A computed fold for a 73-nucleotide RNA from a Pseudomonadota bacterium, annotated as transfer RNA. The RNAcentral record of the sequence draws on ENA. The source organism's lineage runs through Bacteria, Pseudomonadati and Pseudomonadota. The prediction has a mean pLDDT of 81. Its Rfam family is "tRNA". By type it is a transfer RNA.

[in-house]
RNA sequence: GCCACCCUAGCUCAAUCGGCAGAGCAGCGCAUUCGUAAUGCGCCGGUUGGCGGUUCAACUCCGCCGGGUGGCU
Numbered sequence: 001g002c003c004a005c006c007c008u009a010g011c012u013c014a015a016u017c018g019g020c021a022g023a024g025c026a027g028c029g030c031a032u033u034c035g036u037a038a039u040g041c042g043c044c045g046g047u048u049g050g051c052g053g054u055u056c057a058a059c060u061c062c063g064c065c066g067g068g069u070g071g072c073u
Base pairs, nucleotide, nucleotide: 001072002071003070004069005068006067007066010025011024012023013022019056027043028042029041030040031039049065050064051063052062053061
C1' cells in the first nucleotide's frame, strides 16, 4: 500500500427482507439467613463509533472519517 470483517448498556453479545432497541453478567433495592455467600423477585442503565445521504420509517442500505482484528504484498 491492497482486501475482508467488526464497532449496539460498565463488560460479553443478540436484534429474519428496513417497521416498538433486547438478553446474560455486573450495579442498586427487597425477600430469604444469626451473619455472609448462594438463590428468588424487582429496578436502573443506550445520541446503536462520528458526520452526511436515501426513505413515510435506518442498528440494518449508500458515501466519507475514526478505531480494532485477520489476510496479502